[in-house]
About this RNA: A computed fold for a 353-nucleotide part of an RNA from a metagenome, annotated as small-subunit ribosomal RNA, central domain. Rfam family: Bacterial small subunit ribosomal RNA. Rfam links the family to the GO terms ribosome and structural constituent of ribosome.
Context: one part of a larger RNA
RNA sequence: UUGAGCCUAAAGCGUCCGUAGCCGGCCUUGUAAAUCUCUGGGUAAAUCGGGCAGCUUAACUGUCCGAAUUCCGGAGAGACUGCAAGGCUUGGGACUGGGAGAGGUUGAAGGUACUCCAGGGGUAGGGGUAAAAUCCUGUAAUCCUUGGGGGACCACCAGUGGCGAAGGCGUUCAACUAGAACAGAUCCGACGGUGAGGGACGAAGCCCUGGGGCGCAAACGGGAUUAGAUACCCCGGUAGUCCAGGGUGUAAACGCUGCAGACUUGGUGUUGGGAUUCCCGCGAGGGAUUCCAGUGCCGGAGAGAAGUUGUUAAGUCUGCCGCUUGGGGAGUACGGUCGCAAGACUGAAACUU
Numbered sequence: 001u002u003g004a005g006c007c008u009a010a011a012g013c014g015u016c017c018g019u020a021g022c023c024g025g026c027c028u029u030g031u032a033a034a035u036c037u038c039u040g041g042g043u044a045a046a047u048c049g050g051g052c053a054g055c056u057u058a059a060c061u062g063u064c065c066g067a068a069u070u071c072c073g074g075a076g077a078g079a080c081u082g083c084a085a086g087g088c089u090u091g092g093g094a095c096u097g098g099g100a101g102a103g104g105u106u107g108a109a110g111g112u113a114c115u116c117c118a119g120g121g122g123u124a125g126g127g128g129u130a131a132a133a134u135c136c137u138g139u140a141a142u143c144c145u146u147g148g149g150g151g152a153c154c155a156c157c158a159g160u161g162g163c164g165a166a167g168g169c170g171u172u173c174a175a176c177u178a179g180a181a182c183a184g185a186u187c188c189g190a191c192g193g194u195g196a197g198g199g200a201c202g203a204a205g206c207c208c209u210g211g212g213g214c215g216c217a218a219a220c221g222g223g224a225u226u227a228g229a230u231a232c233c234c235c236g237g238u239a240g241u242c243c244a245g246g247g248u249g250u251a252a253a254c255g256c257u258g259c260a261g262a263c264u265u266g267g268u269g270u271u272g273g274g275a276u277u278c279c280c281g282c283g284a285g286g287g288a289u290u291c292c293a294g295u296g297c298c299g300g301a302g303a304g305a306a307g308u309u310g311u312u313a314a315g316u317c318u319g320c321c322g323c324u325u326g327g328g329g330a331g332u333a334c335g336g337u338c339g340c341a342a343g344a345c346u347g348a349a350a351c352u353u
Stems, first nucleotide, its partner, number of pairs: 003325004007307002012321001014201004021194003025088007033081001035077007048066007091191001092188003095184003103177007110154002114150008125136002162169002205248007215241002220236004258320006266298014302309002326353003335346004
């Protein structure tokens, strides 16, 4: 509860797809469900409006007239909504073209560093810290050098650069694959928007099975510090981090801003594509202007409690969904669904203030 809201006060589902539902472009014709007008019937009383009357007045009451509402029948209207038929191209989709990209999956190759092993050289320290010690080292360490093994990662380029629905994606090459932008004198012809339920994807961590394990590193063991030190610092170190296949389904999953469409002064960068024009060493070259799409900064009106926002809106409107309604109790209890578990989702009340 016909309310007011959701960047920061409570409040946008993590993201997308999509069922029902809701909403839906331009033109023509028909229909008349809905809508509107007229008319007939019906429309209890009280109530309400008007006239008159009765209590001294009023409230109140009586009486007459009227109004109002759903309903049924008849006649008409044809703008809007619906329905039916036909057409259109601006929304949407398809196709073609040359470009851009860390988009995804799989495979192969490479790079420095690290670590281990072996050989050679070499000798007393090395390491670590604010300072130390634990630790390593005479079975030869650290260091220099040669060769080999291993796993992880991908410096510079690198850019408020790019791509992706979000999570996210960064060595190179190949194969397969997806999407977006631009251009078109091509095609379909409203096929669209949103989306309760539902489905898919979803960082890190955690769980299961099997591999792998260099470095790092929860837990853990030492050394320090300290009044203590279950920490910060140091030496070690197991899960894990990596791969394959399953599960979990959560994050400050953030732009703390749902999606789609339309409209509304500007300036300046940058990325991709197109057009015009100039320069040219003619090259997938360079400059200027401009159009479309993205991504930043500044800012006018407007908005806003302000911070701010401001054509990438938080402005002005439309459609659809989600959510909020004082703090605590509490994202708890109970029940249910899901999960191997951890737990997730749904989600109160008493009481208190």